[in-house]
């Protein structure tokens, strides 16, 4: 250097002029509402200074939380989520460490409970999908032939051959008519029961058994933890306006579905439902100071945490503001023109040459010239990525021009 | 801005508990029948099951994750 791995940062600058939204502050207007009055003045407009004004995803709403309201939220079932293990955190399906497997030469990257509780499913093909004899191999029997031998039957057998995504442990070797965990001796991989290490998930070794165990839980189920339910168009105050009428019907509301218990409302002056209608489309608050942000210390391997120190305040609109323009430079592309060495492809299925030697094999490609690329330099054009806050955070995961920083690793290439 | 739900031939829809080549029905094509149209017979075409990754031997079907499309949700009496 080229190649690979893995992560962080940025998300266009700078000036002018015009405009938008908001926050404070000054000043002017108007002036609800109190007061006899004087007077104080809520709120709201205009001017002016000043401060501030989209994002890493603001997105998709898949997850978790906070707020709110229904019992400050209950109990049991049904339901639904999570899923190796131990921490972190409000909390999670997110992180950070660890442990096992797989993949890789290495960095490094994917995966994860249980199939010995139970039940279902493994299409086709195959003998057989967990239970079995197609083919082949063995024996006994009969037939036929001089015989080798071949055909019939009735068994044996699971090594072997197909046959599938999946075939019932391997490797010797004993046995047997042939074979076989039948048995034996290593291994491997199951089971139980002590020992070490370890919080533990595991890991290492021992002993004893049976000889062997198929897979699919993103099928149901087990097992362990967790989960009320709605959402800011929750809630809450105030203002304007108008019209109420049918059915059902005793139990009903309080979010799904069933039981229970708790509140509240009601049993004809009738709650609740459903259906047809009427009115307003208004103002305030919930609204932006918070699980906040930097930056130092300090405690953890690390995610993070701390009663620590010190600065900071960094949108809050409500049909929705955060723009236009003009100018200067940087990046970045694209066409043309000139230079430079080197490499690439034509050129060239192999000259010229070499080496073996038997017609013939093998090695071995140089330059002119053309084209591409790479850098440098000019001149002109283009031109800024995905995207837009709507209550507020933590995460995921999906879309993103072009730039920028750093850490590992070296099978193959070059100096 | 919250909260359902739905994509399968050119249209309307099926597809069961994952299984071999995904059906029908109208439409299209041709071919017959008619002098000649329409019914009517018969014949075939046509599907990346909206798109991507997963799980499994096997995905339209089950899980993720985008992508379109529709539907509801204000406040008084």
């Nucleotide at each position: 250097u080229g190649g690979g791995u893995c992560g962080g940062c940025c998300g266009g600058g700078c000036g002018a002029u015009c405009g938008c939204g908001g926050g404070c502050u000054g000043u002017c207007c108007u002036g609800a509402g109190c007061g006899a009055a004087a007077g104080u003045g809520a709120a709201g407009g205009g001017c002016a200074g000043u401060c501030c004004g989209a994002g890493g995803a603001a997105a998709g709403u898949c997850c978790g939380c906070g707020c709110u309201c229904c019992a400050c939220a209950g109990g049991g079932c049904a339901g639904g989520g999570u899923g190796c293990c131990g921490g972190g955190u409000a909390a999670c399906a997110c992180c950070c460490g660890g442990g096992c497997g797989g993949g890789g030469a290495a960095a490094c990257c994917c995966g994860c409970g249980g199939a010995c509780a139970g039940g279902g499913c493994c299409a086709c093909a195959g003998a057989a999908a967990c239970a079995g004899a197609c083919c082949a191999c063995c024996u006994c029997g009969g037939a036929u032939g001089c015989g080798a031998g071949u055909c019939c039957g009735a068994g044996g057998c699971c090594a072997g051959g197909g046959u599938g995504a999946a075939a019932c442990g391997g490797u010797g070797g004993u046995g047997u008519a042939a074979g076989a965990g039948a048995c034996c001796a290593c291994c491997g991989g199951c089971g139980g029961c002590g020992c070490c290490a370890g919080c533990a998930a595991u890991g290492g070794g021992g002993c004893c058994g049976g000889c062997c165990a198929g897979g699919c839980a993103a099928c149901c189920c087990c097992c362990a933890u967790c989960c009320g339910g709605a959402g800011c168009a929750a809630g809450g105050c105030c203002a304007a306006g108008c019209a109420g009428g049918g059915g059902c019907g005793a139990g009903g509301a309080g979010c799904u579905g069933c039981c229970c218990g708790c509140u509240c409302c009601g049993u004809u002056c009738g709650a609740g439902c459903c259906c047809c209608g009427g009115g307003u489309a208004g103002g305030c608050u919930g609204c932006u100071u918070g699980a906040g942000c930097c930056c130092g210390g300090c405690g953890g391997c690390a995610a993070c945490g701390c009663u620590c120190g010190g600065g900071c305040c960094g949108a809050g609109a409500u049909a929705g503001a955060u723009g236009a323009u003009c100018g200067c430079a940087c990046a970045g592309g694209c066409u043309c023109c000139g230079g430079u060495c080197a490499g690439c492809g034509g050129g060239a299925u192999g000259a010229a040459g070499g080496c073996c030697a038997u017609c013939g094999g093998c090695c071995g490609u140089a330059a002119a010239c053309c084209g591409c690329c790479a850098c440098c330099g000019g001149c002109g054009c283009c031109g800024g990525a995905c995207a837009g806050a709507a209550c507020g955070c933590g995460g995921c995961u999906u879309a993103c021009a072009a730039g920028u920083c750093g850490g590992c690793c070296c099978c193959c290439g070059g100096c | 801005g919250g909260g359902c739900g739905c994509g399968u031939a050119g249209c309307u829809c099926a597809g069961c508990u994952g299984g071999u080549u995904a059906g029908a029905g109208c439409g299209c094509a041709c071919g017959g029948u008619u002098c000649a149209c329409a019914u009517c017979c018969g014949u075939g075409a046509g599907g990346u099951c909206g798109a991507g990754g997963g799980u499994u031997c096997g995905a339209g079907u089950c899980c993720c994750c985008c992508c379109g499309c529709g539907c509801c949700c204000a406040c008084c009496a």
Two RNAs folded together computationally: RNase P RNA and transfer RNA, 492 nucleotides in total. It holds a member of the Rfam family "Bacterial RNase P class A". It is annotated as a ribozyme. Rfam's curators write: Ribonuclease P (RNase P) is a ubiquitous endoribonuclease, found in archaea, bacteria and eukarya as well as chloroplasts and mitochondria.